[in-house]
Molecule: small-subunit ribosomal RNA
Organism: Peiella sedimenti
RNA sequence: AACCUGAGAGUUUGAUCCUGGCUCAGAGCGAACGCUGGCGGCAGGCCUAACACAUGCAAGUCGAACGAACCCUUCGGGGUUAGUGGCGGACGGGUGAGUAACACGUGGGAACGUGCCCUUUGGUUCGGAAUAACUCAGGGAAACUUGAGCUAAUACCGGAUGUGCCCUUCGGGGGAAAGAUUUAUCGCCAUUGGAGCGGCCCGCGUCUGAUUAGCUAGUUGGUGAGGUAACGGCUCACCAAGGCGACGAUCAGUAGCUGGUCUGAGAGGAUGAUCAGCCACACUGGGACUGAGACACGGCCCAGACUCCUACGGGAGGCAGCAGUGGGGAAUCUUGCGCAAUGGGCGAAAGCCUGACGCAGCCAUGCCGCGUGAAUGAUGAAGGUCUUAGGAUUGUAAAAUUCUUUCACCGGGGACGAUAAUGACGGUACCCGGAGAAGAAGCUCCGGCUAACUUCGUGCCAGCAGCCGCGGUAAUACGAAGGGGGCUAGCGUUGCUCGGAUUUACUGGGCGUAAAGGGCGCGUAGGCGGACAGUUUAGUCAGGGGUGAAAUCCCGGGGCUCAACCUCGGAAUUGCCUUUGAUACUGGCUGUCUUGAGGUCGAGAGAGGUAUGUGGAACUCCGAGUGUAGAGGUGAAAUUCGUAGAUAUUCGGAAGAACACCAGUGGCGAAGGCGACAUACUGGCUCGAUACUGACGCUGAGGCGCGAAAGCGUGGGGAGCAAACAGGAUUAGAUACCCUGGUAGUCCACGCCGUAAACGAUGAGUGCUAGUUGUCGGUGCGCAUGCGCAUCGGUGACGCAGCUAACGCAUUAAGCACUCCGCCUGGGGAGUACGGUCGCAAGAUUAAAACUCAAAGGAAUUGACGGGGGCCCGCACAAGCGGUGGAGCAUGUGGUUUAAUUCGAAGCAACGCGCAGAACCUUACCACCUUUUGACAUGCCCGGACCGCCACAGAGAUGUGGCUUUCCCUUCGGGGACUGGGACACAGGUGCUGCAUGGCUGUCGUCAGCUCGUGUCGUGAGAUGUUGGGUUAAGUCCCGCAACGAGCGCAACCCUCGCCAUUAGUUGCCAUCAUUCAGUUGGGCACUCUAAUGGGACUGCCGGUGGUAAGCCGGAGGAAGGUGGGGAUGACGUCAAGUCCUCAUGGCCCUUACGGGGUGGGCUACACACGUGCUACAAUGGCGACUACAGAGGGCUGCAAACCAGCGAUGGUGAGCCAAUCCCAAAAAGUCGUCUCAGUUCGGAUUGCACUCUGCAACUCGAGUGCAUGAAGUUGGAAUCGCUAGUAAUCGCGGAUCAGCAUGCCGCGGUGAAUACGUUCCCGGGCCUUGUACACACCGCCCGUCACACCAUGGGAGUUGGCUUUACCCGAAGGUGGUGCGCUAACCCGCAAGGGAGGCAGCCAACCACGGUAGGGUCAGCGACUGGGGUGAAGUCGUAACAAGGUAGCCGUAGGGGAACCUGCGGCUGGAUCACCUCCUUU
Repeated sequence: AACCUGAGAGUUUGAUCCUGGCUCAGAGCGAACGCUGGCGGCAGGCCUAACACAUGCAAGUCGAACGAACCCUUCGGGGUUAGUGGCGGACGGGUGAGUAACACGUGGGAACGUGCCCUUUGGUUCGGAAUAACUCAGGGAAACUUGAGCUAAUACCGGAUGUGCCCUUCGGGGGAAAGAUUUAUCGCCAUUGGAGCGGCCCGCGUCUGAUUAGCUAGUUGGUGAGGUAACGGCUCACCAAGGCGACGAUCAGUAGCUGGUCUGAGAGGAUGAUCAGCCACACUGGGACUGAGACACGGCCCAGACUCCUACGGGAGGCAGCAGUGGGGAAUCUUGCGCAAUGGGCGAAAGCCUGACGCAGCCAUGCCGCGUGAAUGAUGAAGGUCUUAGGAUUGUAAAAUUCUUUCACCGGGGACGAUAAUGACGGUACCCGGAGAAGAAGCUCCGGCUAACUUCGUGCCAGCAGCCGCGGUAAUACGAAGGGGGCUAGCGUUGCUCGGAUUUACUGGGCGUAAAGGGCGCGUAGGCGGACAGUUUAGUCAGGGGUGAAAUCCCGGGGCUCAACCUCGGAAUUGCCUUUGAUACUGGCUGUCUUGAGGUCGAGAGAGGUAUGUGGAACUCCGAGUGUAGAGGUGAAAUUCGUAGAUAUUCGGAAGAACACCAGUGGCGAAGGCGACAUACUGGCUCGAUACUGACGCUGAGGCGCGAAAGCGUGGGGAGCAAACAGGAUUAGAUACCCUGGUAGUCCACGCCGUAAACGAUGAGUGCUAGUUGUCGGUGCGCAUGCGCAUCGGUGACGCAGCUAACGCAUUAAGCACUCCGCCUGGGGAGUACGGUCGCAAGAUUAAAACUCAAAGGAAUUGACGGGGGCCCGCACAAGCGGUGGAGCAUGUGGUUUAAUUCGAAGCAACGCGCAGAACCUUACCACCUUUUGACAUGCCCGGACCGCCACAGAGAUGUGGCUUUCCCUUCGGGGACUGGGACACAGGUGCUGCAUGGCUGUCGUCAGCUCGUGUCGUGAGAUGUUGGGUUAAGUCCCGCAACGAGCGCAACCCUCGCCAUUAGUUGCCAUCAUUCAGUUGGGCACUCUAAUGGGACUGCCGGUGGUAAGCCGGAGGAAGGUGGGGAUGACGUCAAGUCCUCAUGGCCCUUACGGGGUGGGCUACACACGUGCUACAAUGGCGACUACAGAGGGCUGCAAACCAGCGAUGGUGAGCCAAUCCCAAAAAGUCGUCUCAGUUCGGAUUGCACUCUGCAACUCGAGUGCAUGAAGUUGGAAUCGCUAGUAAUCGCGGAUCAGCAUGCCGCGGUGAAUACGUUCCCGGGCCUUGUACACACCGCCCGUCACACCAUGGGAGUUGGCUUUACCCGAAGGUGGUGCGCUAACCCGCAAGGGAGGCAGCCAACCACGGUAGGGUCAGCGACUGGGGUGAAGUCGUAACAAGGUAGCCGUAGGGGAACCUGCGGCUGGAUCACCUCCUUU
């Protein structure tokens, strides 16, 4: 000194907290597998087939016990050996099958044995008969064996003695020995004590299952006998009827036990290789013999299976000893050396034997140690990789220079282990010398957990994955590479154990809603239990003693160079036994007490229970009267009833069931439950008093009883209601919801059932812990009519502390404690299967597993949604006006067609959209022709101006040829633009992906919203602010408020129109003056106008209202009044909205083509469907005539006046105008006349003929004109659109695009209405609130049948096997008992013959292994068919649930139905909404 040191993470959700499972990080291993592999030390090495084994070895030794044979001899003797005999083969070594047991562990005990060893005492005497070996003769293939004869002993037998010993009826009886040797000595016999070892008994401890609850006849005990070394039912006879068991017997399954080992903070959990102790086993089963010891691993006998030999007659064998072989398996070594050491057997000893052991070999199987070099070295080399192309990184890494030599290698020396001899290891360890950086690095990971990142390839494929999850064209997650992280002669993977897991909770959990309180009571066992005193000391505590093997762990030392390893000492071994002491507490016993509990007396309330009787209202039915055509029912109907008289109404009668009002979070009861009234019987409770008993109490496994509704049985009863059923509706269907009927049933009696959301989802009991306020029952006090105060018992609401995940609970706890019972341990499978119990049945109760998933769940939050609620807004509805939908045409789309009809847009928010204008071009499409550095860009080389013109071929592109031309600058070298040719880099793509993107746009929506900072509240997500009361167009403003402020939006600032002023006055204007046909000209700038700058409007003023607010209403003034009208302006975001074909752009794809050019065609098709428009259907109109008034625009490749021609489109000519100057340009609706209701003088489609214009060109395919033709259409079904004032409607004008083409689009002005009560409803939106199983957010989620595939499982006629059991049969070997006529050396009698005692063979009997027959029990395998269950990107049918889920849902039960489900009865709220009642809080 032997002490201390307890980590979490990922994953349920949009996010949060909790519950809860799954998974990971750690340590370990007798391991295996993959890749790799230098050395040494120390360990370890068949976990599977207790499967089968070839071969060798593993137990022998003694000649100093004995005879004999043989060999050698120096003749002294020595040696070898089969056999007899002794000791040892019961140790050592192996294995873990069996065993749930006194087998093991621990601690005790008494009725025992003991070879060798130590010790005590004594003895060791006299005889005898055999037998192996050997010889002879036989049998047999062999193993082996038979007969005759000879012989020895420490082999065998008898007598004597017997101290002691044993037995005893106390008289007595019984029983021993062996010799060897020259001595010494070693033996032998009896005996005493011991040591060590062994046998036996007992207390305690030692796995799982109750879906194993009863087991047991030698069973339990006694008496007697036998047996044993010894006690004992160990065995037997007799007697008794016991013994074990809920503290788990019996049965079934599994298993050698322990010291220890692994893990863990510990408590525990798991485990029982190596080492050590015990047990059991030895091919399987049985048996004994010998012996001190065995029922014996390398002994015997028998039976069985298997293998081998055989001459077929018979024999032999047992590696779970060491090696080794086959087999099994993912997997586990050499047929090695030696007895040198340690130990064992025998021997007097030398010695022999020893696969025990000591060593070596193989294997990275593990632990430990060492090495694979060290220092310097920047042009930061080359190469690789990445790159923003600059560089970065690999990287001081390499190369290079200098140095060292551990290990390995070579040479030399050379141990300890044995202090004399003897060394397998071993020429080993170690030491010295030598050479040379020389021979020596891999594995795994890099999305998070978890340390470590990039490129390429791949494209939901290939693949990865421990969990979450990656991969569908930009993968840090797959594969490769570069780089990096980790460990290192190893590294990863797999398997298993503990940990984390407080996830079985003793330490250390829970049960209102997450899994979990029994439906309720009575009560047995058990558990727990008031006050005081005494006693005891069982529990408890303290001290001592014994034990707790050694090894291991821990501490301190020591030894191998260190370490691993080894070793010494200590500590520890938390346990058991024993002893002494303490006595508070618990227990036992005794006594006492009254506060717990009970009793007595007096009062009280009550739908408490049972039985009997009585009552009125209503419904229905029956009878009668009145009365007439309907009634009834519904969302609307129909089925139904009714002229045979219903419904309605009046009277009378019958029957059954239920008891209005009172009635109340009121009462009673244990719960279920109980409601008219009366009577009888009866249970419990409360209050007050008390002089009684004296802990009699609490809880309660099993048990017993009660227990809604439905249901069952028997018998009644049956009015209403009403599963089933029928009909009518609804519907796509409607096995439903609704309606009309209607049977069981509902009711009564008796008997079953035993379950419910049997709920407060909250077990019972006791004590303690703030209050306020209702109500029910009782009592007391007060000045008591109403009332107040106090107290006891019930029943509610709110609320503090505390608790809770939160919601919430809160003296009626879900708070703080104690006692007892019940129950839970992820979801599904499943409250199911099988088995048991109960039941008439329905079914109840008890109650799994395989398999499958990574969740399932609770509470709360933010959204979204609701066929939820409230408030508000909007041309949203309503009130109006005009349309669309019907016709013809125009235009776009779908569809169809086509060589092509290019592409895109798709509800609103695609469809007169991209397209502000397709004859060619455009053009992207199709057919054909053609081209390849290209139509276009840059770079290189060569040549040249290019351009232009002509001719030929061709459809043209293009090709060929010809003519013409000779650019600019210059330092004269050349350079530049342009152009032709050539090769390569490259160009090009309206090819794909708008789901890779930028930009732009649409939409909700010009809706009023969207957020932040700080603070506060909440564990948190979040909330508050932003909600509330008012108000507004508005989150606009005011007030209030745990909020105070701020930002993006709103508003305002900007443009335009409306009024005024100032400035300016041409191309504009003209009041005054002059002038003209004419503002034409002079003049003027007052007015209009133009275009610049200002003013003006702010709820500013008044009244009312409102809260003294914000604001609202009315008024005045004013050109304009409450945002004056219009525009521009579009928050955070949503729709993977639209666009790769405007543009830009990543990636992919094409490259003599998916690029470029050309001709022609197509985008213009046409049965049809839809959208948007134009023109109409006419008289508010058509036609004709006449004649005023606009605004805003455009114009040089242009607008074009005037004049001329033409009926006209238009043509000719052409003034003026680059525009307040000229032109387009005529404005039209208007007014007057006519037509007079018709397919028309409406309407103009279609078609014919003839023209005009543009253009290279009007065939496909333009517009216009004239003449002729004159279709449909008479106001438009369901449905649907726009618009709230200079608006709708109506009328014309202009512009962009454009050669030409406008019913479209974008603008302009003229004329110019109607209506809005209002917010119930439809649509859209905003705010608040509520429910939610939705969060991809209702276009959500989700249930069940059916069909298909796969998986595990239940039933199943049966069939196969294992285990076990009952009855019976058979009965090997063996010992025991009996017999023993056959055989027989020892002793006795006898001279002998012979006899006796004793023994042997044989025979009999009981016991008994294997085997057999028949029948049970139990477990497992297979099984036609069958039941449900689970899983599976895109199957079918419906829509059950989640919102009031569109019939609220759910529980129990019963019936019905393709299915989810529906319906009846009773129950629950875990139901939304509205109304009412009661209570509380605040003012």